Molecule: Bacterial large signal recognition particle RNA
Organism: Actinomycetota bacterium
């Protein structure tokens, strides 16, 4: 050079987070890369590259180290950028609202406008008077006392020698308290009552009638003018995503170049 057999070391890397720091588990990229158990109020460790078992490969396409590429993450300014949200009205518009003005248009007015006298109605008190309803008296009718009301008392009872008389059940009639029934007079009480009447009081308002008086009167819209609201658009900036571009860092996958044994035996 060859062949066999071992040994370092390999059989997955990053980024962020978390950690006083390191690696995992969990979460993204990268792309395919042994198995079991363990692990977020977590596991292991302490200049570390998970911890315990187990199995494979093995000096090179596989293992070290450097240099370029870069997927991805990260940090930090910028943008007449887009969404969202916070904020103001001093800015300007649009909108909503509320004053005021009477210029434009409308409405009303000589069939008489503002204004001004004069009533009157609604409204409040209180009387009356009518309805309605409820109660009492007296009243009408009817019922109505086993005895302990009343007349009349059959029978029977008691006095009496008789004539006579006396009390007096039932039945019959009559009332007493009392019930029940009418509502006609009378009185009381009440009312979701009255095209009702009298006094008295309100006179804001509204509705209405007469008189004078002789041109305005109303404010619906639109202008104008002030104010307010902050919906919208506007502006502030503040805060957050996103999007474009910049920088910085950190780097999977890949490409290139180096580099690395021991022991036999031909």
């Nucleotide at each position: 050079c060859c062949g066999u057999g071992c040994u370092a070391g390999g059989c997955g890397g990053g980024g962020a987070g978390c950690u006083c720091g390191u690696g995992g588990u969990g979460c993204c990229c990268u792309g395919c890369a042994c198995c079991c158990u363990c692990a977020a109020u977590c596991c292991a460790c302490g200049u570390a590259c998970g911890a315990g078992g187990g199995g494979c490969c093995g000096a090179a396409u596989u293992c070290c180290c450097g240099u370029c590429c870069g997927a991805g993450g990260c940090c930090c300014g910028g943008g007449c950028c887009g969404c969202c949200g916070a904020g103001a009205g001093g800015u300007c518009g649009u909108g909503g609202c509320c004053c005021g003005c009477a210029c434009g248009u409308g409405g009303u007015g000589u069939u008489g406008a503002a204004g001004g006298c004069c009533g009157g109605g609604u409204c409040c008190u209180g009387c009356g008077c009518a309805a309605c309803g409820g109660g009492a008296u007296u009243c009408u009718c009817g019922c109505g006392a086993a005895c302990c009301g009343a007349g009349u008392c059959a029978g029977g009872u008691c006095c009496g020698g008789a004539a006579g008389g006396a009390a007096g059940c039932a039945g019959c009639u009559c009332u007493c308290a009392g019930c029940g029934u009418g509502c006609c007079c009378u009185c009381c009480c009440g009312u979701g009552u009255g095209c009702c009447g009298c006094a008295g009081g309100c006179u804001c308002g509204c509705c209405u009638g007469g008189c004078c008086g002789g041109a305005g009167c109303c404010g619906g819209c639109g202008a104008c003018g002030g104010g307010u609201c902050c919906a919208c658009g506007u502006c502030u900036c503040c805060g957050g995503c996103g999007c474009c571009g910049g920088g910085g860092u950190c780097g999977a996958c890949g490409a290139c170049g180096g580099g690395u044994g021991c022991a036999c035996g031909g």